[in-house]
RNA sequence: CAGCGCUAGGCUGGGGGGCUAGGGACCCCUCCCCGCUCCAGUCUUCUCUAUAGGAGAGCCGAAUGCUUCCCGAGGCUCAAGCCACUUAUCUGGCCUUGUUAGGUAAGAACGUUGAUGUCCAGGACCCUCUGGGGCGGGAGACCCCGAACCGGGUCAGGCCUUGACCGGAGCAGCCCUAAGGGGCCCUUCCGUUGCCGGAGGAUAUCCUGGGCGGAGUACACUGCCUAACAAGAGGAUAAGCGGGCAGGGUCGAAGGAAGAAGCGCUG
Numbered sequence: 001c002a003g004c005g006c007u008a009g010g011c012u013g014g015g016g017g018g019c020u021a022g023g024g025a026c027c028c029c030u031c032c033c034c035g036c037u038c039c040a041g042u043c044u045u046c047u048c049u050a051u052a053g054g055a056g057a058g059c060c061g062a063a064u065g066c067u068u069c070c071c072g073a074g075g076c077u078c079a080a081g082c083c084a085c086u087u088a089u090c091u092g093g094c095c096u097u098g099u100u101a102g103g104u105a106a107g108a109a110c111g112u113u114g115a116u117g118u119c120c121a122g123g124a125c126c127c128u129c130u131g132g133g134g135c136g137g138g139a140g141a142c143c144c145c146g147a148a149c150c151g152g153g154u155c156a157g158g159c160c161u162u163g164a165c166c167g168g169a170g171c172a173g174c175c176c177u178a179a180g181g182g183g184c185c186c187u188u189c190c191g192u193u194g195c196c197g198g199a200g201g202a203u204a205u206c207c208u209g210g211g212c213g214g215a216g217u218a219c220a221c222u223g224c225c226u227a228a229c230a231a232g233a234g235g236a237u238a239a240g241c242g243g244g245c246a247g248g249g250u251c252g253a254a255g256g257a258a259g260a261a262g263c264g265c266u267g
Base pairs, nucleotide, nucleotide: 001267002266003265004264005263006262009060010059011058012057013031014030015029016028017027018026021047022046023045024044032035036056037055038054039053066259067258068257069256070255074251075250076249077248078247081245082244083243085240086239087238088237089236090235091234095232096231097230098229099228100227101226102225103224104223106222107221109217110216117212118211119210120209121208122207123206124205126201127200128199129198130197131196132195133193134192135191136190137189138188139187140186142183143182144181145180151176152175153174154173159168160167
């Protein structure tokens, strides 16, 4: 120095947080070599200065242990910076959208197949009166219904009267009617009428036809400008937040390097 076999020792996940005086279990998060079984389990168990429950099995072996250094997955925490997000409040102008009002003849539209304007004629519209029609309401005429008794006529039955006949009052029924109700081609009155006419009046507007004239018109459709209002966006302040980016502190797995180093046998 190498090989083999032992023993001490170690490992069978690690780390952070919660819980705890502290550790384990348990719960949450995280890392990689993905790592045993059974019992107890948040009301539990162990510990006196430590990684700290009991039993069993397997592995490493003087290294998967120890010391020092390097690296740093990730967790927690600190005050606070920037950005983002949420809420509330404020906000003159700028930006976007919408509504309203005013302006503008650029576009669209119309126009020499003749615009604005003007004259004449006619019509529409308006007012009054009026004929007819429609609609609504009233009345009359006509028709129908309509009275247990307190309307009429006729009155079965029954009742009254009579020796009997005759007769009497009279309910129901039937008929006719009153009050009232309904119908209604008719007559009439009132109201109404964006229906069809007539007469007169009025003259601001519109339409049609004709004449004159000769190039624009537009109660602004689109667009543009201005103003007001409204909403949004943007901005400011404050607070919140388990978000993101850096900062400080703390813990820190896995990994890497070096070092120290027990016994026996063999070469």
Annotation: This is a predicted structure of a 267-nucleotide RNA (Bacterial large signal recognition particle RNA) from a Planctomycetota bacterium. RNAcentral holds the sequence, with entries from ENA. The prediction has a mean pLDDT of 75. Taxonomically the source falls in Planctomycetota (Bacteria, Pseudomonadati). Its Rfam family is "Bacterial large signal recognition particle RNA". Rfam's curators write: The signal recognition particle (SRP) is a universally conserved ribonucleoprotein involved in the co-translational targeting of proteins to membranes. It is annotated as a non-coding RNA gene. Gene Ontology terms of the family: signal recognition particle, plasma membrane targeting and SRP-dependent cotranslational protein targeting to membrane, signal sequence recognition. A source record names the gene ffs.